[in-house]
RNA sequence: UAAGUAAAUCAGAUAGCCGCAGGCCUUUUUGGCCUGAGGAAAGUCGGAGCUCCACAGGGCAGGGUGCUGGAUAACAUCCAGUGGGGGUGACCCCAAGGCAAGUGCCACAGAAACAAACCGCCGGGAACGGAGGUCAGAGGUCGGAGGUUUUCUGGUUGACGGAUUCUGACCUCCGUUUUGGGUAAGGGUGGAAAGGUGAGGUAAGAGCUCACCAGCAUUUAGGUGACUAAAUGGCUCGGUAAACCCCAUCCGGAGCAAGACCAAAUAGGGGAAUAAUGAAGUCGCCCGCUUCGUUCCCGGGUUGGUCGCUAGAGGUAUCAGGCAACUGGUAUCCCAGAUAGAUGGCUAUCAAAUACAGAACUCCGCUUAUAGAUUUGCUUACUUU
Numbered sequence: 001u002a003a004g005u006a007a008a009u010c011a012g013a014u015a016g017c018c019g020c021a022g023g024c025c026u027u028u029u030u031g032g033c034c035u036g037a038g039g040a041a042a043g044u045c046g047g048a049g050c051u052c053c054a055c056a057g058g059g060c061a062g063g064g065u066g067c068u069g070g071a072u073a074a075c076a077u078c079c080a081g082u083g084g085g086g087g088u089g090a091c092c093c094c095a096a097g098g099c100a101a102g103u104g105c106c107a108c109a110g111a112a113a114c115a116a117a118c119c120g121c122c123g124g125g126a127a128c129g130g131a132g133g134u135c136a137g138a139g140g141u142c143g144g145a146g147g148u149u150u151u152c153u154g155g156u157u158g159a160c161g162g163a164u165u166c167u168g169a170c171c172u173c174c175g176u177u178u179u180g181g182g183u184a185a186g187g188g189u190g191g192a193a194a195g196g197u198g199a200g201g202u203a204a205g206a207g208c209u210c211a212c213c214a215g216c217a218u219u220u221a222g223g224u225g226a227c228u229a230a231a232u233g234g235c236u237c238g239g240u241a242a243a244c245c246c247c248a249u250c251c252g253g254a255g256c257a258a259g260a261c262c263a264a265a266u267a268g269g270g271g272a273a274u275a276a277u278g279a280a281g282u283c284g285c286c287c288g289c290u291u292c293g294u295u296c297c298c299g300g301g302u303u304g305g306u307c308g309c310u311a312g313a314g315g316u317a318u319c320a321g322g323c324a325a326c327u328g329g330u331a332u333c334c335c336a337g338a339u340a341g342a343u344g345g346c347u348a349u350c351a352a353a354u355a356c357a358g359a360a361c362u363c364c365g366c367u368u369a370u371a372g373a374u375u376u377g378c379u380u381a382c383u384u385u
Stems, first nucleotide, its partner, number of pairs: 001381010012350007020036006038356001042367002045365005050255004057287004062251005067081005082096001083094004097246002102244002104240003118187002120183003124179016141162003195213006214236001216233007259307004269298006278292004314333008
C1' cells in the first nucleotide's frame, strides 16, 4: 500500500421564526418552562413481565429442545469449550442423543443392497482334438549269434539290438465342451458391495498370518464434563432418525380488543336442554376437586368516560468479581403515552444527510430490509528500512 476478517459508532447537529401532542407552573384568559419515533419501531418467529380463569392437582394425547459446562426472568437466545466440516490464515458453519429396542426405505444400474456370484481364478469327473514320452504287438529296413534261466524249448528259413512306419494301452501337457466343487483377492455396475495399503502364505484365494492405519471393546492417566492420550485385544457388526420410532428434559389455558371501575339507558324480554346416577368449570380426553342450578339460542338497550398507559428484569458513569456471557456495589438521570391516532414548514452554518422506513401494554432475543460516513483489533500478499 492492497485485499480480507471480526467488532463498534452515527444515521443528522446548532441557532432563530411559525405550527402540533403530553406534563408542570401561573392572574380564568394570556403566557412561560420541560420533553417528544427506530436500529430495525418491520415480521409476529421464540421467551417472559402483567391480567383473568377457585387451586392450576395427577395422567394420556400434543408440542418444544437435543455434544458438554455456564449466563439469564426465561428462550430455539448468548458465552466458553469438545467433536466434525470449509479456508494459506485471521475466522466462519453444523437439524451435533440412539440404527446390537423395533418397524420401514435405499429408484436406476448391477449376480447381489444384509446378502449374493455376471465375468473371472483354482482344482475333480466325463467326452473330443492335438503334441510329447514310456511300454507292448505287427510290417519292412540296417547290423548280426546269441536270448532266457526253475525246467524245457525255439534260433542263419534270423536269437538279440538300433532307427522308422502303423496299431493299441498308460502317463504328462495344451485346447474345446459339459458337469458338479472351492473362492470373494481381480474386473464390471453403483453414492455405497463381507475395513484400507503392502508383504507372506495358498490348488486358487480370504485378517488365514504379519506390519502400519481406521473402526470397535477393555484398562490406565488427565479433565466438573463433552472428550483426549497411551497400552492391550479379538479382527470388523452398510447408509438413512431434516424416516416412523426410542431415550432424556421442559411445557395449564387465553390474552391489553387481557382486565378493573364509574355513569347512563333498555324489554329484570322470549325459547330450548338438563335435574345430583345431573350440569358447568379457558385447546382435547380420563381421574380427582370445586360450585348449585347451569348451559345454549333469538331479540332489545348502551357503543360515553377513567384506569390499565409508562419509574422500568430502566438509562448513564465508575469500582469489584469472572477468560467471557454476565453479576454485585456506589453515584446520578427521568428520556412519547396518541385514541379519525401528535414532531411539519422556512432561513443560516457544519463534512455524508441520504437508504430502509413511524411507537399503540412493556421488555429480552431471532429473522428480514437498508444508502453513506467513521474508528479499532487481527490475517495474508507486496515494497522499503
Bacterial RNase P class A from Gelria sp., 385 nucleotides, folded computationally. NCBI's taxonomy places the organism under Bacteria, Bacillati, Bacillota, Thermoanaerobacterales, Gelria. Its Rfam family is "Bacterial RNase P class A". Rfam's curators write: Ribonuclease P (RNase P) is a ubiquitous endoribonuclease, found in archaea, bacteria and eukarya as well as chloroplasts and mitochondria. It was read from a public genome assembly, where an Rfam model found it.